[in-house]
Molecule: TPP riboswitch aptamer (THI element)
Organism: Rhodobacter sp.
């Protein structure tokens, strides 16, 4: 002395969607709302008339947690908001204590 591995504590930030080939209601025939089942994930829960509040998870500058672009492009599929692009784009929330590992100084012994 390290943006160093990793775990801990404390505050912090994020999201919480689709979709139906199914049943039922509404109804302005375009749709919507429930039930049920389904898809991708770490995470689509419970409460609430709603604003919101909580839990869970995940993320905290080494920032793809998570928003903007985006009712976007190209693909997958029953269907998609699911995968790729986009992205070497713009943005986004922190300090600590600990054990290792690694470096450089001095002191001593050889």
């Nucleotide at each position: 002395c390290g943006c160093g591995c990793u775990a801990c504590c404390u505050c912090g930030g994020g999201g919480u969607g689709c979709c139906g080939a199914g049943g039922g209601g509404g109804c302005c025939c375009g749709c919507c709302c429930c039930c049920c089942g389904g898809c991708u994930g770490a995470g689509a829960u419970g409460c609430g008339c709603a604003a919101g509040c909580a839990a869970a998870c995940c993320c905290g500058u080494u920032g793809a947690a998570c928003c903007u672009g985006a009712c976007c492009c190209g693909g997958u599929u029953a269907g998609a908001a699911c995968c790729g692009g986009c992205g070497g784009a713009g943005g986004g929330a922190a300090g600590g204590u600990a054990u290792c590992c690694g470096g450089g100084c001095g002191c001593a012994c050889u």